C1' cells in the first nucleotide's frame, strides 16, 4: 500500500448584542414580621446517550420484614463491585488463515410429554427390499413359486435408524470373539485456588435429540415508589363564645376548636377494613370501611442535590478494580430556564456552475430524587494496539 | 412515576401440543345483462412488525428492538 481485527477519545471554535433559570451582593420601595417586587452586578446553567425503563442499589414509607406453599429470577469457574442479570481473566464448545468474535455454557444414566411428512420400523426399535436354512410344488441341469424360521452385515427413507475400521467365525450374520480408535461409567498417578487438562488402568461392550417442553438442582428475591414521604396555610360543613345593634322576639362583625354533605350497603371485642398487589398460618393497628351522588381545595416549604462525586499523580493487580496523596466543585427549574440575531473561521452533506466559487443545511437527542450497569439512536472527526497479503530493505 | 397488551394479505381477523400460512371484503379477468348492480366461475397478492438465537423444523418458544394502544395514583 490494500484488506481487515479490537479498544478508546470528541460531539464545532471565537468575538458582539438581546433575553431566560437558580444562588450571592448591592441599591431602593411594600410589609409590625417572616418576607415580598423591581433594578444592576457576579458566579454556573443538559448528555454521551440526560432515551428505552431491562437491571442492580441507596433514600423514603409500610412491622425493621415472621413461618410454610406458590411465584420469579439466576445458571462453566475464579475475582471484582454497595448489588447486579454487569465487568474482568480464564476453561470448555464453535466460526474464522489470522487478529479475534459467538454461546441462557446445571441436569437427558430421577419421572412424563414430544419427535410431522418420508419410511417396513422413530426408542427395551424395525423384516420393505435383499442375505441364508428347512419343507413342498413346477420345470429334467442353471432356476423359479408357496409355507415355516434365522439374520440389522449390505440397498432404500429421514434431521435422526441403537459405535466405527479391519480379521475371526457363521448355513448366512450378529461385540458373537479379538485388536486398534471414538464414546461412557469407576479407580489410580501429575498440573491447576478451580472450573478443567494431561496420563495409566478396569469394566460392560455402547447408552439418540429436545429442559429457550413440563420437571429436577444449587443459589438469590418483603411490598411499594420523590405524586416516597414530612411539616405549614386555606377550605366547604358543623358546635361554642361573641364587640355591638335591637322595635327584647333576635341579628351580628370577629375568635377558638372540629375537618365536608345526602342516600344506599358491610361492621364496632359475633372485628368490617388495613399493614399483606396470591393463598394460608401468625403478629400488629383497629372504628370506621366501600359504593353514587353533591361541595372544596388544586398554594407554600422540606426531601433537593458534596456525591459508591470528579481531576491528576503514584503503587498494587494480566484485568475488572482497589489503596494512598494533593487538587476541585460542576443545573436544580415546577407549566417547567438552558435561547435567538450577527461577523470571522473550520469539518461535512445537498443543489447550481463560466471549475474561480455562490447559495442552503448541520448527527442522535435533550434533566426533574440521585447513582452503577446494560441495550438502543447518532452528520463526522481524531488516537492507540494488532492481524493476513503485495512489494522493497 | 409505575404498570399491562397488541403487531399476520390494501382492510378485519384465523391458525390445535411447534409440524404444507387460511377466511371474508376490497382488486384483477371471465360469465350472465341491452347497459351497470347483486349474482357464479377463476385468478393474484405474505421476509407472519424487525434482527439474533434454541430446534431437524418457528406465526407460535427465547433475548432484544421498533411502532402502536390502555390503565393507576388529592
Nucleotide at each position: 500500500c490494500g484488506a481487515g481485527u479490537u479498544g478508546g477519545c470528541u460531539g464545532g471554535g471565537c468575538g458582539a448584542c438581546c433575553g431566560c433559570g437558580u444562588c450571592g451582593g448591592c441599591a431602593c420601595c411594600c410589609g409590625u414580621g417572616a418576607g415580598g417586587a423591581u433594578g444592576c452586578c457576579g458566579c454556573c446553567g443538559a448528555g454521551g446517550a440526560a432515551c428505552g425503563u431491562c437491571c442492580g442499589g441507596g433514600c423514603u414509607c409500610c412491622a425493621c420484614a415472621g413461618g410454610g406453599c406458590a411465584g420469579g429470577g439466576u445458571g462453566g469457574u475464579u475475582g471484582u463491585c454497595a448489588a447486579c442479570g454487569g465487568c474482568a481473566a480464564c476453561c470448555c464448545g464453535g466460526g474464522g488463515c489470522g487478529a479475534c468474535c459467538c454461546g441462557c455454557g446445571g441436569g437427558a444414566a430421577a419421572g412424563u410429554g414430544c419427535c410431522a411428512c418420508a419410511g417396513a420400523g422413530a426408542a427395551c426399535a424395525g423384516a420393505c427390499c435383499g442375505c441364508c436354512g428347512g419343507c413342498u410344488c413346477c420345470c429334467u441341469u442353471g432356476g423359479g413359486g408357496g409355507c415355516c424360521g434365522g439374520u440389522a452385515a449390505g440397498g432404500g427413507u429421514g434431521a435422526a435408524a441403537c459405535g466405527g475400521u479391519g480379521g475371526g467365525g457363521u448355513a448366512a450374520g450378529a461385540g458373537c470373539c479379538c485388536a486398534c480408535c471414538a464414546g461412557c461409567a469407576c479407580c489410580c498417578c501429575g498440573g491447576g485456588u478451580g472450573a478443567c487438562c494431561g496420563g495409566g488402568g478396569u469394566g460392560g461392550c455402547u447408552c439418540g435429540g429436545u429442559a429457550a417442553a413440563c420437571c429436577c438442582c444449587a443459589c438469590c428475591c418483603g411490598g411499594a415508589g420523590c405524586a416516597a414521604g414530612g411539616c405549614c396555610a386555606a377550605g366547604a360543613g358543623g358546635a361554642c363564645c361573641g364587640a355591638c345593634c335591637c322595635a327584647c322576639g333576635g341579628g351580628a362583625a370577629g375568635g377558638u376548636c372540629u375537618g365536608c354533605g345526602c342516600a344506599g350497603g358491610c361492621g364496632u371485642u359475633c372485628g368490617a377494613g388495613g399493614g399483606c398487589u396470591g393463598c394460608c398460618c401468625g403478629c400488629c393497628c383497629g372504628a370506621g370501611c366501600c359504593u353514587g351522588c353533591g361541595g372544596g381545595u388544586a398554594g407554600g416549604c422540606c426531601g433537593c442535590u458534596a456525591g459508591a462525586g470528579c481531576c491528576u499523580g503514584u503503587c498494587g493487580g494480566c484485568a475488572a478494580c482497589g489503596g494512598c496523596a494533593g487538587g476541585c466543585c460542576g443545573a436544580g427549574a415546577u407549566g417547567g430556564a438552558u435561547g435567538g440575531u450577527c461577523g470571522c473561521c473550520a469539518g461535512c452533506c445537498c443543489g447550481c456552475u463560466u471549475c474561480g466559487g455562490c447559495g442552503g443545511g448541520u448527527a442522535c437527542a435533550g434533566a426533574a430524587c440521585c447513582c452503577g450497569g446494560c441495550g438502543u439512536a447518532c452528520a463526522g472527526g481524531c488516537c492507540a494496539a494488532c492481524u493476513c497479503g503485495u512489494c522493497c530493505g | 412515576u409505575c404498570c399491562c397488551c397488541c403487531a399476520u394479505a390494501g382492510c378485519u381477523c384465523a391458525a390445535u401440543u411447534g409440524g404444507c400460512a387460511g377466511a371474508g371484503c376490497a382488486g384483477c379477468c371471465g360469465g350472465c345483462u341491452g347497459u351497470u348492480a347483486a349474482c357464479c366461475g377463476g385468478c393474484a397478492g405474505g421476509u407472519u412488525u424487525u434482527u439474533g438465537g434454541u430446534u431437524c423444523g418457528a406465526g407460535u418458544c427465547c433475548a432484544a428492538a421498533u411502532g402502536g394502544g390502555g390503565g393507576a395514583g388529592c
Molecule: RNase P RNA; transfer RNA
Organism: Virgisporangium aurantiacum